[in-house]
RNA sequence: AGACCCGUAGCUCAGUUGGUUAGAGCGCUGCCUUGACAUGGCAGAGGUCAGCAGUUCAAAUCUGCUCGGGUCUACCA
Numbered sequence: 001a002g003a004c005c006c007g008u009a010g011c012u013c014a015g016u017u018g019g020u021u022a023g024a025g026c027g028c029u030g031c032c033u034u035g036a037c038a039u040g041g042c043a044g045a046g047g048u049c050a051g052c053a054g055u056u057c058a059a060a061u062c063u064g065c066u067c068g069g070g071u072c073u074a075c076c077a
Stems, first nucleotide, its partner, number of pairs: 001073007010026004019057001028044005050066005
C1' cells in the first nucleotide's frame, strides 16, 4: 500500500431479503419473599445501532468516505 471481516445496552451477542415499538442472556436499581444472605418472582433504568454524508415515503440494514479492531497479501533496509 491492497483485499476481506467486524463495530448494536456496562459485558456477550441476535436482528443485515429496508417497513408495525430496537431485542435476548448476564449484570445494575427498586419491591415481594428471608432473622439476614443466596435462590426465586414482579417491575424498572440503561442505546444518537462507531462517526459523517448520500439514496429512499421510510435506513441498524443499501452506497461513499472517515475512525477503531482483527485476518491475509504485497513492499522494504
Transfer RNA from Microbulbifer aestuariivivens, 77 nucleotides, folded computationally. Its Rfam family is "tRNA". From the family's description: Transfer RNA (tRNA) molecules are approximately 80 nucleotides in length. Model confidence (mean pLDDT): 80 of 100.